[in-house]
Context: one part of a larger RNA
């Protein structure tokens, strides 16, 4: 290290809880705002950070009510100070106040800021302060008023209104795409999302130019139905009415016109017409026409109205119409009747009731026990129109708040009613007819859109363009159109209810959640944080009943801890309820250092401790009948349980995807929590239930105990009859002229609900795109452009041109000098990024080092601005557009789609596939079929064997056909050659069809032709998870190896493609060492039983060192071919052989001849040709060695010797060679094996599996047998359980019997009630069979949360949860109990689901591993001493050392926003420590007329009154305004604070207004001085380069002077200092410029100004910049010195004194206006000066002097950086100015001053 146990830490799951959320239903209310909203900023408290409240009257003021004792909001306690029975705090009504921003509204603007104008006031010149008003548009009114006379436009004033915000609902203008169609274009998604305009509490619609169908209905809206019907539709996907019926709610009206009046205007008319009618009188211009306005009338479809006429009818009264009478018409009053404030006319008040906004009354309990606590338990009570709920120390009707019931409002509001009030009341009928009945309309054509209806036969509605009616004898509609018939009356308008929604208010409710849930938010949440921005967006609840929150002591610097104390509990101690797991420890037991591992399973020695049991012995208590029993403690032994586990056997994780995974294919670090087949609608099948030839309601209505239930509701739907295209007929009908026929039907079962399976439409099991579309946000990065500013050390070259000289007729040309051009050269800053290295969990999401390119240009750069998403920009790379670009980012459509990938959660039981066919824009997907499963039906139909009967053309074979192909022959033809021979014959060779003979080949040949297989039939066997039919549900449609039969390939492949099987797939077990497929064999469970298969039996390793006989010598066995070989065994054949073989030994091996040729030579033996002959027993013109050639040796051959077999060929068994690879033997699994433990043959035995058998058990199928099967009550009886009492036995404990009470199970019997159909259901026993399993089908169960019974049983004498142990169940799981915990909570029977996780590179949290490892961020560097402190490498001080020094120093813009300074602190931050800090806490700190900005100006650009344009939103733009990076008035030196200074102080200045005084001039009543502009003019006012000039600050050099040091003194020598501004005066340098007068027609008017012209005149004038001198400055500063205080010292601070305070030279880049050259030709406006116009006006202007005034904002600190931008205390980036010295051309380089640092291990 491991395992186990115990105890801890860490962590925050689980349980319990709930302040919060969420759903539904009903009610209220349905808006706020110029009287300044919504929303904010900033303030406001005694002390105040956040929230809440409030607004300078600021956690509040006034008043009216309520209420009644304490109060000053919360986190959040304390201190200080107050208020209150003279009624506080608090609650409600009504008022007051209400900073600034915001529609924001006086102007501007970067929201919460700046700047104004007018009037009034303080107050008085300037200036300052307070109050009020001042936006735009529209309407109305009044006033005024151009071009232009009236008028109008325009302007001014006033009244009223609008603007903006707000959740959904509503109407309207525009209007997508992903998607679906398996593609896609019409279509769909969808008139959806989204943008925009507008309104209301609802909106919209609405009183028929409507439907319908020959019967009728009667505005609109909404619900149910009709109906997924009729239809529309690439007739695809899909879209989808209406009529009618049932309900909810109901409500109808007003204009225009005709006609009659009145008013106004215009025209016309002049003694006629009119004045209501009749008659008469009278009258006067009152008339007529047109247009407009207004009053009356009038409003409809059996057409109506007007007008005319007739008839009838009508309370009273007054009055008018010139007069009289009568009639007629109009108007008023009263009575009666009716109506009304939401349409139809319209305003207001009072009263009453109800109600809202604060409130009030409100019944009834005690005691004992347990306990920390009573509400629990026991006992005894009470109330109830109150037993809803919450709280109170556990569970409360009677304790508290409440509840039922009842009561209540000064004020403000709402609703209803009544009254006052307001309005109306003459028409009806008949007849006639000349008037009217909504016009660029209806209608038509073309092009669109809407209607369910996509142009269709397309009606209807609507309208962009063009045409263009009628008036009742008219017009529209009824789905083209026409006729008839019917219905209706457009082109004007209003209209409640029924309907939709809920941001807000109050009350209630839930089989909704309970802190990873429920809203994103239970808590200081739209917060922290991220992003330029639009936008995105968290985590985080619990002490306890009560803080009783731990006094005091101890350790420690602190943190933390130990005691003590509180409390029921502190392992409830604030990091706090419970407190799981990962992970980390401590203690104890066992085990581990020669050993090999998926970590387990099986066996198991030993050890350990405890416990239990037993036994012996010792000890001990009690009893004893002495035998013994009982008991305490101890030793030993044995056994069981528990822990460990040496050793042995077997054994390569899980998931997914696959033909196939230990795979070295995917996924997971571990643990905990969360995490995926749901809901609606409509079909379909099955199960259950109700009713049944019938079944059933929908919307709605009513009632009640009201998110629900019960009644009602028969509109509709399904069924009851079919057939036919239909008319139609009908148990039939259709076909037909008609069927003897045929098709479809009839001879009955449905319907409704619930549950389950599956389907369709919806996101549809979950997660996952790249994309598409819509609307917005971004040019602080970057691209380009615009405006305005800035920067570029130094050196080099030397164009044009000019001059001079030479030269030419003149040019040309040459030389020299000057000159200074250039997308010129070298090279810093600056910009870039060539090569290499480093880095690559970096210093850095692009850097560093060295090197490199450009560096006066097409250069670089600051500030401000413009252009953007199918768009911008692009010296063009598809580059860049905020670390993102072949179409940014954000939000939405959106849960897009995904034939693709991953994941998909408890158990048991039964069955169990496929990887094939056809079709497919199809091949990794589908549809149908095949194969699986379940249900119902049929009932041997399936299959096997045998017999019988069939069809066939394969294997084989064959060559008869079709073809191929070999040899021979016959025949023919031709050529060559030879011989014979002579017009030919013969031989040889070559070419060649057919035929003949012989022997062959074939998938696409067959004269033939099996075996298997297939079909039929009979018998037998089989009763099997066999077969067939119908219906519900699938999965599969990637297959693989092996054997056989074929193709392709190379008769290669672990290849590919078919067929027939097997196995794997989806199959475990045994064998093959290991090894899906090969061999054996199909696992229900158990067994320390038996028999076998394949294969084995020497050891590993179970079984034979078995038997008999052979072979092999190679470790062959235990890898391999062609080929090779006197290996060896067996067999056959041939030859030689006692007449002597074979081998050995001895001897011979000769002659012609050195054969011929060749050769220098060639003699058997270089070579060529030939290879004879002789002698012999035999001997080659030579087998080999050898020589220069010979020689020599040898062989063949012969003889002798020896003595029995020898030689060869072929076949065959087993062996040998052939045979070389890389970490290690490594081709028996190893040891090892040789008459085997190898091989062959034969035999016997044994081992060997999850096979078979045996025994027991589980589930299930079939069969047999048996039993039972409605509920309730009573009685009887049997078997129990608990309990009381008594008795017996027993030492206690206990046991037995009887008995009291309660109760469980079973049986019998009696009684009552129920009992529709069908025929099954269930239990037990026996027998028998079956039970491998992926996808998949079917069945039966477990558990979780919630609901009902249930306010249950149980529970503080301890629930849930957590953690152990034991038992039960095949299992999911269950029960009991110990400990912990501290308040809930079962069982059972039903119901409803957010219902079960080792895996989704899952989500969230915690914790590991790597690992005490890498690293600690420039290698500019530290060392020592002292101080402080708990502690010092780092802090402070000092002395040395080192680094930068065109910076690593100083100033400053942007940006940051307190980081600055002082005192304190050390948890966190600081890459270490820290006493220190840019950290934390507290306090302090930023002072301006002159610096910067505003009160001034304008550039790019932006906004923009009116205006133009545009569906809307909005775009552009005039006047006007805003807008610096530019233009424009004025300050310097010194000192001072811990921290600020051109700001304070001292001294010395300047600028602009204003007032006063002096002086000069002008003017003073119009002949007018002067001022005054938005007008005129000038000026402001501008490029680049170059070389010169002057020349500041400054540096250096030389000298003088002063001080200090060195030096005894002096000389000498070293060091330091020797400094001073703005302004004013004087003088001077440089540069630029003429001055005056006259005239004048130009400068939009005027001008004395400018311009133009003329004259005089000749440096006089004016302007800009600079130097020097003086004053400023007797001041200040100043090296140094002295004194005092503090301190150990170093030193710090304070005060005082205080020298020289000069000359010369040199360099000189800032700055200055010029000059010269060049081409790219180089802002605007204001201030300023001047001129007048106009206006004002009596004093004014210039100069000098004096007094007074001078506002707002910034100002600290960092600022090449630790404070900005880069996530960091980050080697990066960041505009401008100063930048000394030596070296040097230089701002290069190196060294170094001032100054700053040594880079936080």
């Nucleotide at each position: 290290a491991g395992c186990a146990u115990a105890c801890g830490g860490a962590g925050g799951a689980u349980g319990c809880c709930u302040u919060g959320g969420u759903g539904c239903a009903g009610g209220u209310a349905g808006g706020u705002g110029a009287u300044g909203a919504a929303g904010g900023a900033c303030g406001u408290g005694g002390c105040u950070a956040g929230c809440u409240g409030c607004g300078a009257u600021a956690a509040g003021c006034u008043u009216c009510g309520g209420g009644g004792a304490g109060u000053c909001g919360c986190u959040a306690a304390a201190c200080a100070g107050a208020c209150u029975u003279u009624g506080a705090u608090c609650c409600g009504g009504a008022g007051a106040u209400u900073u600034c921003c915001g529609a924001a509204u006086g102007g501007g603007g970067a929201a919460a800021c700046c700047c104004a104008u007018c009037c009034c006031g303080a107050u008085g010149a300037a200036g300052u302060c307070g109050g009020g008003a001042u936006a735009u548009c529209c309407u109305c009114a009044u006033c005024u008023g151009a071009a232009u006379a009236c008028a109008u436009a325009g302007g001014a004033u006033g009244u009223g209104g609008a603007g903006a915000c707000g959740a959904a609902c509503c109407c309207a203008g525009g209007g997508a795409a992903g998607u679906g169609a398996a593609c896609c274009a019409u279509c769909u998604c969808a008139g959806u999302a989204c943008c925009u305009g507008g309104a209301g509490g609802a909106a919209a619609a609405g009183a028929a130019a409507g439907c319908a169908a020959c019967u009728g209905c009667a505005a609109u809206u909404c619900c149910c139905u009709a109906a997924g019907u009729a239809g529309c539709g690439g007739c695809g996907a899909g879209c989808g009415a209406a009529c009618g019926g049932g309900g909810a709610a109901c409500a109808g009206c007003c204009u225009a016109a005709a006609c009659c009046g009145c008013a106004u205007a215009c025209a016309u008319g002049c003694c006629a017409a009119g004045c209501u009618c009749g008659u008469g009188a009278g009258u006067u211009u009152u008339g007529u026409g047109u247009a407009u306005g207004u009053g009356g009338u009038g409003u409809c479809a059996u057409g109506g109205g007007g007008c005319c006429u007739a008839a009838c009818a009508u309370g009273a009264u007054c009055u008018u119409g010139u007069c009289a009478c009568g009639a007629c018409a109009g108007g008023g009053u009263c009575a009666a009747a009716g109506a009304g404030u939401u349409a139809c006319a319209a305003a207001a008040a009072a009263c009453a009731a109800u109600u809202u906004u604060a409130g009030c009354u409100g019944a009834a309990u005690a005691u004992c026990c347990u306990g920390g606590g009573a509400a629990g338990g026991g006992u005894a009570a009470c109330c109830a129109u109150a037993g809803a709920a919450g709280g109170u120390g556990a569970u409360a009707g009677u304790c508290c708040u409440g509840u039922a019931a009842g009561c209540g409002a000064a004020a403000a509001g709402a609703u209803u009613g009544u009254u006052u009030c307001u309005c109306u009341u003459a028409g009806u009928u008949g007849g006639g007819u000349u008037c009217c009945c909504a016009a660029g309309u209806a209608c038509c054509a073309c092009g669109g859109g809407a209607c369910a209806c996509g142009a269709g036969a397309a009606a209807u509605c609507u309208u962009g363009u063009g045409g263009g009616a009628a008036u009742c004898a008219g017009g529209g509609a009824g789905g083209a159109c026409c006729a008839c018939c019917u219905c209706c009356c457009a082109a004007g308008g209003c209209u409640a209810a029924a309907u939709a929604c809920u941001a807000c208010c109050a009350a209630c409710u839930g089989a909704c959640c309970g802190a990873u849930a429920g809203u994103g938010c239970a808590c200081u949440a739209g917060u922290a944080c991220c992003g330029u921005g639009a936008g995105g967006g968290a985590a985080a609840g619990g002490u306890g009943a009560a803080a009783a929150g731990a006094a005091c002591c101890c350790c420690u610097g602190g943190c933390g801890g130990g005691g003590a104390g509180u409390g029921a509990a502190a392992u409830a101690g604030a990091a706090c309820c419970u407190g799981a797991a990962a992970c980390c420890g401590u203690a104890u037991g066992c085990c581990u250092a020669c050993a090999a591992u998926c970590a387990g399973c099986g066996g198991g020695a030993g050890c350990a401790a405890g416990u239990c049991g037993a036994a012996u012995c010792c000890u001990u208590u009690c009893c004893u009948u002495c035998g013994g029993g009982u008991u305490u403690g101890g030793c030993u032994u044995c056994g069981g349980c528990u822990g460990u586990g040496a050793c042995c056997g077997c054994g390569u994780g899980c998931c997914u995807u696959u033909u196939g995974u230990a795979u070295a294919a995917u996924g997971a670090g571990c643990c905990g929590g969360c995490g995926a087949g749901u809901g609606a609608a409509u079909g379909u099948a099955c199960g259950c239930a109700g009713c049944a030839a019938g079944g059933c309601u929908a919307a709605g209505u009513c009632u009640c105990u009201u998110u629900g239930a019960g009644a009602u509701g028969u509109a509709a739907c399904c069924g009851u009859a079919g057939c036919g295209a239909a008319a139609g007929c009908g148990a039939g009908u259709c076909c037909u002229a008609a069927u003897u026929g045929g098709g479809c039907g009839a001879c009955u079962a449905g319907u409704u609900g619930c549950g389950u399976g599956g389907a369709u439409u919806c996101g549809a099991c979950c997660c996952g795109a790249a994309a598409c579309c819509c609307g917005g946000u971004g040019a602080u990065c970057u691209a380009c452009c615009c405006a305005u500013g800035g920067c570029c050390a130094g050196g080099u070259u030397g164009a044009a041109c000019u001059c001079u000289c030479g030269g030419u007729a003149a040019c040309a040309c040459g030389a020299g000098a000057g000159g200074a051009a250039g997308g010129a050269c070298c090279g810093a800053a600056c910009c870039g990024g060539u090569g290499a290295g480093u880095c690559u969990u970096g210093c850095a999401a692009u850097a560093c080092u060295c090197u490199c390119g450009g560096a006066u240009g097409a250069g670089c750069u600051g500030u401000g601005g413009g252009u953007c998403g199918g768009a911008g920009u692009g010296a063009a790379a598809g580059g860049c557009u905020a670390a993102u670009c072949a179409a940014c980012c954000c939000g939405g459509g959106u849960g897009a789609u995904a034939g693709c990938g991953g994941g998909u959660u408890c158990u048991c039981c039964c069955c169990g596939a496929a990887a094939u066919g056809c079709u497919u824009u199809u091949c990794g997907g589908a549809g149908c079929a095949g194969c699986c499963u379940c249900u119902g039906g049929c009932g041997u139909u399936c299959a096997g064997u045998u017999g019988c009967g069939g069809a066939g053309g394969u294997a084989g074979a064959g060559c008869a056909c079709u073809g191929g192909a070999c040899g021979g022959g016959c025949g023919c033809u031709u050529c060559c050659u030879c011989a014979c021979a002579a017009u030919g014959u013969g031989g040889g060779g070559g070419a060649a069809a057919a035929c003949c003979c012989g022997a062959c080949c074939a998938a696409a040949c067959u004269c033939c032709g099996a075996a298997u297989g297939c079909c039929g039939u009979a018998a037998c066997u089989c009763u099997a998870g066999a077969g067939c039919c119908a219906g519900g549900g699938a999965g599969u449609g990637a297959g693989g190896c092996u054997a056989c039969g074929a193709g392709c390939u190379a008769u290669g492949a672990g290849g590919u493609c078919c067929g027939u099987g097997g196995c794997c797939g989806a199959g475990a077990g045994g064998g093959a060492a290991a090894u899906a497929a090969c061999c054996c064999a199909g696992a229900c469970c158990a067994u320390c039983a038996g028999c076998u298969a394949a294969g084995g039996c020497c050891c590993c390793u179970a079984a034979g060192u078995g038997u008999a006989g052979a072979c092999u010598a190679a470790g062959u066995g235990g890898g391999a071919a062609a080929a090779g070989a006197g290996g060896u065994g067996a067999g056959a054949c041939c030859a030689c052989c006692c007449a002597g073989a074979c081998a050995g030994c001895u001897g011979g091996g000769a002659u012609g001849u050195u054969g011929g040729c060749u050769u220098a030579g060639a003699a058997g033996c270089a070579g060529c040709a030939a290879u004879c002959a002789u002698u012999u027993a035999a001997a080659g013109a030579g087998u080999g060695c050898g020589u220069a050639a010979c020689a020599g040796c040898u062989c063949a051959c012969c003889a002798g010797u020896c003595a029995a077999g020898u030689g060869g060929u072929c076949u065959u068994g087993c062996g040998c060679u052939g045979a070389a690879a890389a970490u290690a033997u490594a081709u028996c699994g190893g040891g090892g094996c040789u008459c085997a433990a190898g091989u062959c043959u034969a035999c016997c035995g044994c081992c060997g599996a999850a096979g078979c058998u045996a025994u027991g058990g589980a589930a299930u199928g079939a069969g047999a047998c048996a039993g039972c099967c409605g509920u309730c009550a009573g009685c009887u009886u049997u078997c129990g359980g608990u309990u009381u009492c008594u008795g017996g036995c027993u030492u206690u404990u206990g046991u037995c019997a009887g008995u009291u009470a309660c109760u469980g199970a079973g049986a019998g019997u009696u009684g009552a009630c129920a009992a529709u159909c069908c025929a099954g259901g269930u239990u037990g026993u026996c027998c028998u069979g079956u039970u491998g399993g992926u996808a998949g089908g079917g069945g039966a169960g477990c558990g979780u949360u919630c609901u009902g019974c249930u306010g249950u049983a149980g529970g503080u004498a301890g629930a849930a949860g957590g953690u152990g142990u034991g038992c039960c169940g095949c299992g999911a799981g269950g029960c009991a109990u110990g400990c912990u915990c501290g308040a809930c909570g079962a069982c059972g029977c039903a119901g409803a689901a957010g219902u079960g996780a080792u895996u989704a590179u899952g989500c969230c949290g915690g914790c590991a591993u790597g690992a005490g490892u890498a690293g600690c961020g420039a290698u500019a560097a530290a060392a020592c001493a002292g101080g402080u402190g708990a502690a010092a490498a780092a802090c402070c001080u000092g002395u040395u050392c080192g680094c930068c020094g065109a910076a690593a120093g100083c100033c400053u813009a942007a940006g940051g926003u307190u980081u600055u300074c002082u005192g304190g602190g050390g948890a966190a931050g600081g890459u270490u420590a820290a006493u220190c800090c840019g950290c934390c806490c507290a306090g302090c700190g930023u002072u301006a007329g002159u610096c910067g900005g505003g009160u001034c100006c304008u550039a790019a650009g932006c906004c923009g009154a009116g205006g133009c344009c545009g569906a809307a939103a909005g775009g552009c733009g005039u006047a006007g305004g805003c807008g610096a990076u530019g233009g424009a008035a004025a300050u310097c030196c010194g000192g001072u604070c811990a921290a600020c200074a051109u700001u304070c102080c001292g001294g010395a200045a300047c600028c602009a207004g204003u007032c006063c005084g002096g002086u000069a001039u002008c003017g003073u009543u119009a002949u007018g001085a002067g001022c005054u502009a938005u007008g005129g003019g000038g000026a402001g006012a501008c490029g680049c380069a170059g070389g010169a000039a002057g020349a500041a600050u400054g540096g250096c050099c030389c000298g003088g002077c002063c001080c200090c040091g060195u030096g005894u003194u002096g000389g000498u020598u070293g060091g330091g200092g020797u400094c001073u501004a703005a302004g004013c005066c004087u003088u001077u340098g440089g540069g630029a410029u003429g001055g005056g007068g006259c005239g004048u027609a130009g400068g939009c008017a005027a001008a004395u100004c400018c311009g133009c012209g003329c004259c005089c005149g000749g440096a006089a004038u004016u302007c800009c910049c600079g130097g020097a001198g003086g004053c400023g400055a007797a001041u200040g500063g100043g090296a140094c010195c002295c004194u005092g205080u503090c301190g150990c010292a170093a030193g710090a601070c304070a005060g005082g004194g205080g020298a020289a305070c000069c000359g010369g030279g040199u360099c000189g880049g800032a700055c200055u206006a010029a000059c010269u050259g060049c081409c790219g030709a180089g802002a605007a406006a204001a201030u300023c000066c001047u001129c007048u116009a106009u206006g004002c006006c009596a004093g004014a202007u210039g100069c000098c002097g004096g007094g007074g005034u001078g506002c707002c904002c910034g100002u600290a600190c960092c600022g090449u950086a630790a404070a900005c931008c880069g996530a960091c205390a980050c080697a990066g980036g960041u505009a401008g100015g100063c930048g000394a010295g030596g070296u040097g051309a230089g701002u290069a380089u190196c060294c170094a001053a001032a100054g700053g640092c040594g880079c936080u291990c």
Source information:
Large-subunit ribosomal RNA, half A from a candidate division WOR-3 bacterium, 1801 nucleotides, folded computationally. The coordinates come from a structure-prediction model, not an experiment, and the mean pLDDT is 80.